Transfer RNA from a Candidatus Rokuibacteriota bacterium, 76 nucleotides, folded computationally.
Its Rfam family is "tRNA". Rfam's curators write: Transfer RNA (tRNA) molecules are approximately 80 nucleotides in length.
The source organism's lineage runs through Bacteria, Bacteria candidate phyla and Candidatus Rokuibacteriota.
Formats: sequence, structure tokens, C1' cells
RNA sequence: GGGCGGAUAGCUCAGCGGGAAGAGCGCAGCCCUUACACGGCUGAGGUCGCAGGUUCGAGCCCUGCUCCGCCCACCC
Repeated sequence: GGGCGGAUAGCUCAGCGGGAAGAGCGCAGCCCUUACACGGCUGAGGUCGCAGGUUCGAGCCCUGCUCCGCCCACCC
């Protein structure tokens, strides 16, 4: 220098036909229990890495950049 993959909730990850964001765990409240745990119900929590572009509409498509991982090449 080139190529590929990844970046989405506190954590691990879905969402890959563009229609506007979810699961498990965790957290809070309530129920249950003498109490704790387990279990049940409800809820909070997100600039979808950053900046642009396309589109009526972008997590998803296009461009550039940043970070992480892998591979290849160059230099001598």
C1' cells in the first nucleotide's frame, strides 16, 4: 500500500428484499415468599462508529474517514 470481516441497549448478539429498532442476560418496580432465591408481569435504557450523498423514506444502498481483527504485497 491492497483485499476481506466487524462497529446496533450496560454485556453478548439478531435485524442483510429500504417502510423507521429487537432478543437473551443485566437493571428498576410490582406480584409471589416469613424472608431470600426461583418464577410471573410491567418498565426504563439506543446520535445503529463519525461525516456526507441517494431516496418520499436508510441499521440496510453509495463515498470518505476512524477503530478492532484476519490475509496479501512492498521496502532493504